[in-house]
Molecule: Fluoride riboswitch aptamer (crcB RNA motif)
Organism: Nitrospinota bacterium
RNA sequence: GCCGUUGCGGGGGAUGGAGUCCCCCCCCCUUGAACCGCCCCAGCCGGGCUGAUGACUCCUGCCGCGCA
Numbered sequence: 001g002c003c004g005u006u007g008c009g010g011g012g013g014a015u016g017g018a019g020u021c022c023c024c025c026c027c028c029c030u031u032g033a034a035c036c037g038c039c040c041c042a043g044c045c046g047g048g049c050u051g052a053u054g055a056c057u058c059c060u061g062c063c064g065c066g067c068a
Stems, first nucleotide, its partner, number of pairs: 009026005016059006037049004
């Protein structure tokens, strides 16, 4: 220096925080990844709509109803 194996790790999953689990992406160069909601419209403009979860639980915020 090269090859192989093993271990450790980081990030993402349409609005905040945490736990558990699930999925996805990343590691040298090049490339620049995972991710960035839905409907109407050929598309854009424009108009309409759901949710603080990827899933479960809890907290915070928001919305609706009822009681004090």